[in-house]
Context: one part of a larger RNA
RNA sequence: ACGAACGCUGGCGGCGUGCUUUACACACUGCAAGUCGAGCGGUAAGGCCCCUUCGGGGGUACACGAGCGGCGAACGGGUGAGUAACACGUGGGUAACCUACCCCUGACUCUGGAAUAACCCCGGGAAACCGGGGCUAAUACCGGGUACUCACCACAUCUUGCAUGGGAUGUGGUGGAAAGUGUUUAGCGGUCAGGGAUGGGCCCGCGGCCUAUCAGCUUGUUGGUGGGGUAACGGCCUACCAAGGCAUCGACGGGUAGCCGGCCUGAGAGGGCGACCGGCCACACUGGGACUGAGACACGGCCCAGACUCCUACGGGAGGCGGCAGUAGGGAAUAUUGGUCAAUGGGCGGGAGCCUGAACCAGCCAUGCCGCGUGCGGGAUGAAGGCCCUAUGGGUCGUAAACCGCUUUUGUACGGGAACAACCGUUGGUACGUGUACCAACCUGAGUGUACCGUAAGAAUAAGGAUCGGCUAACUCCGUGCCAGCAGCCGCGGUAAUACGGAGGAUCCGAGCGUUAUCC
Numbered sequence: 001a002c003g004a005a006c007g008c009u010g011g012c013g014g015c016g017u018g019c020u021u022u023a024c025a026c027a028c029u030g031c032a033a034g035u036c037g038a039g040c041g042g043u044a045a046g047g048c049c050c051c052u053u054c055g056g057g058g059g060u061a062c063a064c065g066a067g068c069g070g071c072g073a074a075c076g077g078g079u080g081a082g083u084a085a086c087a088c089g090u091g092g093g094u095a096a097c098c099u100a101c102c103c104c105u106g107a108c109u110c111u112g113g114a115a116u117a118a119c120c121c122c123g124g125g126a127a128a129c130c131g132g133g134g135c136u137a138a139u140a141c142c143g144g145g146u147a148c149u150c151a152c153c154a155c156a157u158c159u160u161g162c163a164u165g166g167g168a169u170g171u172g173g174u175g176g177a178a179a180g181u182g183u184u185u186a187g188c189g190g191u192c193a194g195g196g197a198u199g200g201g202c203c204c205g206c207g208g209c210c211u212a213u214c215a216g217c218u219u220g221u222u223g224g225u226g227g228g229g230u231a232a233c234g235g236c237c238u239a240c241c242a243a244g245g246c247a248u249c250g251a252c253g254g255g256u257a258g259c260c261g262g263c264c265u266g267a268g269a270g271g272g273c274g275a276c277c278g279g280c281c282a283c284a285c286u287g288g289g290a291c292u293g294a295g296a297c298a299c300g301g302c303c304c305a306g307a308c309u310c311c312u313a314c315g316g317g318a319g320g321c322g323g324c325a326g327u328a329g330g331g332a333a334u335a336u337u338g339g340u341c342a343a344u345g346g347g348c349g350g351g352a353g354c355c356u357g358a359a360c361c362a363g364c365c366a367u368g369c370c371g372c373g374u375g376c377g378g379g380a381u382g383a384a385g386g387c388c389c390u391a392u393g394g395g396u397c398g399u400a401a402a403c404c405g406c407u408u409u410u411g412u413a414c415g416g417g418a419a420c421a422a423c424c425g426u427u428g429g430u431a432c433g434u435g436u437a438c439c440a441a442c443c444u445g446a447g448u449g450u451a452c453c454g455u456a457a458g459a460a461u462a463a464g465g466a467u468c469g470g471c472u473a474a475c476u477c478c479g480u481g482c483c484a485g486c487a488g489c490c491g492c493g494g495u496a497a498u499a500c501g502g503a504g505g506a507u508c509c510g511a512g513c514g515u516u517a518u519c520c
Stems, first nucleotide, its partner, number of pairs: 001518001004516005011372006018364001019330001025327002029325003034071003039068002042064002046062001047060005078283003088207007097200002102196008110144004119134006150175011180188002209255003216246003221243008258280004262273004285306005308319004336362001338361003344358001345356004375406004385397005412456005420447001425442008464509005469490003475504005485492002
């Protein structure tokens, strides 16, 4: 010093931290990713209106289950298994690349078509679900047209770089767009192209573990050519050709390990570590694979195999907490199946808003740091009592107590009572242009009747732990008698033990004190 644990003890507050072990298994426990009706056909439920034989029916679209479609779900959150590697750090390169949403600029948004869910009918299944027939819509899908600075091909001219090469201009050819919605001038969208921003991919120099009781390693291996593949270079993949490539400046193998900003220690150099917070990486039951997409080879998506658990009508199905809580187990050991979206941030939406175990709060634990308190002043017949002594007299606990006066932090009771809030929305006003911008008032708080403030009574509600041979601060008596025991090292104990046990006293810390583990 610590993410600590254990023993004894324990008053309060603030702020942090809290499975280091089994990357063990998880409750048919809950929640953690949805949202949009201003994309679409619609109407299961509710509201409103109408009718009613009181069963219900119709309308509306206030609203909206399911469905089609869009965006998000690749973020946020968790973990450290694997990884000794361009994984990370740092500095560069990309003339070898991509980038949804956002910003800027230019141009466009023409015209057609065929389906399919939902729905209706039928059927299969225990279920999960599935099949057939019929109807329908779109910002879903597919044509045609048009299109630039777009792509590709050919040619020409100019220009430039460190190589492969790059850029600009012109001509010709080929190819490629779009979607609407809307209170119908708004607004929100759509398409193409150029630029930006942001985020990433790939490549390179250098740097950071142990082991030589690991000395040779390698066949897609090293290079070339053709081809394929990718956003992109590349043995990345493939065929053929050559026989290379790496290594004592430690290859290959083995062991260990996520890396860094940092943290601890130290005068520094250095040593150790990588919890919390931040950046990067990797992983998501184990192994493999691709699909969708701007982005994944995808924690709460899909497929296959495996282990495990569950359901079953035995035919067949379902699942993945290393998200937040919680359970079992392991362990010396690590918390609540809490509240709220009020704020911050995120997704969707034109917006209102919805969702958000991110987040903000609360709960538990002296686990750490910091602060406060457990009183203050006076008071000597130096009381009683304990303990001690050269012993009738002293010493000490000790101003300690009693007693007198004072104060009231904390606690208790009562009263007052925030900030975090500004947006949005509503109303009113001002300015151009019905909408937008700005101004004002009102509205919105989980924590919370919390923090904080005031009043009241009353010393009242609050001290322990370890040590006292030397190192090392603090000494006597009794008991014990190499016993019982102590001990970090040296060492104590065999009859006067400052070292064992008890007592009185003392020392050091103090809501803590010791012990143990580990690091400097």
Description: Predicted 3D model of a 520-nucleotide part of an RNA (small-subunit ribosomal RNA, 5' domain) from an uncultured bacterium.